[in-house]
RNA sequence: GGCAGAGUAGGUGUUACGCGUCAAGUGCUGUGGGAUGGGAAGUUGCCUACAGACGAAAGACUCCGAGGAGUCUGCGGUGUUUCACUGCGUCCGCUGCC
Numbered sequence: 001g002g003c004a005g006a007g008u009a010g011g012u013g014u015u016a017c018g019c020g021u022c023a024a025g026u027g028c029u030g031u032g033g034g035a036u037g038g039g040a041a042g043u044u045g046c047c048u049a050c051a052g053a054c055g056a057a058a059g060a061c062u063c064c065g066a067g068g069a070g071u072c073u074g075c076g077g078u079g080u081u082u083c084a085c086u087g088c089g090u091c092c093g094c095u096g097c098c
Base pairs, nucleotide, nucleotide: 001098002097003096004095005094010086011085012084013083016080017079018078019076020075021074028052029051030050031049032048033047034046038092039091040090042088058073059072060071061070062069063068
């Protein structure tokens, strides 16, 4: 010097334990902020705060003070998590081969 590889935030499915169903959560829009392969910066990707708009699948049984509580079965583009697959565009670095 050339070639190849490892490695992020996340994504899809899935395991377990939950939450909601008495409507939060998820998703959408705008503004602000934050983190982001081993290092640096970085966004079209991710997270977060505020504001706004939109929006749902319940059913059975028991108790009961009729407000609700509990259990089960479902439901939610639901939270965390296990596993599998996938997974940084730039510069520098790491490993192997020539």
Predicted 3D model of a 98-nucleotide RNA (THF (Tetrahydrofolate) riboswitch aptamer) from a Limnochordia bacterium. The model forms 94% of the base pairs in the Rfam consensus. It was read from a public genome assembly, where an Rfam model found it.